[in-house]
């Protein structure tokens, strides 16, 4: 960096360094930020994707399955706002009709994990 696949409405902050922008990208909105954001470091925590332990199912036994529990001083990840919201399509709501608006579903893009190249 590409592909496949699962998840994305919940959860979890203090200290230090730095010093001006930041919330992925483009646009529009809306927020955060000199009461110091963002980023980095330390510590702590959240979660349960992988691993692992226990339990249950299955089996002669392994394998395998669990939309069961735990979380090690295991690997990642995460700790403002739904992935901050919208953008494209379909339906719905309103309307004489359309547009706008409301709500729902899907797509696209993105993030994270696992696997493969």
């Nucleotide at each position: 960096u590409u592909c496949u696949u699962a998840u994305c409405a919940a959860g979890a902050a203090a200290g230090g360094u730095c010093g001006a922008g930041g919330g992925a990208u483009c646009a529009g909105g809306c927020c955060c930020u000199a009461u110091g954001a963002c980023a980095c470091c330390u510590u702590a925590g959240c979660a349960a994707c992988c691993g692992u332990u226990u339990c249950g199912g299955u089996u002669a036994a392994c394998c395998c399955c669990g939309a069961a529990a735990g979380u090690c001083a295991g690997g990642u990840g995460c700790u403002a706002a739904c992935u901050c919201c919208u953008g494209c399509c379909c339906g719905u709501u309103u309307u004489u009709u359309u547009a706008c608006u409301u709500c729902g579903g899907g797509a696209a893009a993105g993030a994270u994990g696992a696997g493969a190249g």
Annotation
The prediction has a mean pLDDT of 80. The RNA shown here (SAM riboswitch aptamer (S box leader)) has 117 nucleotides and comes from a Balneolia bacterium.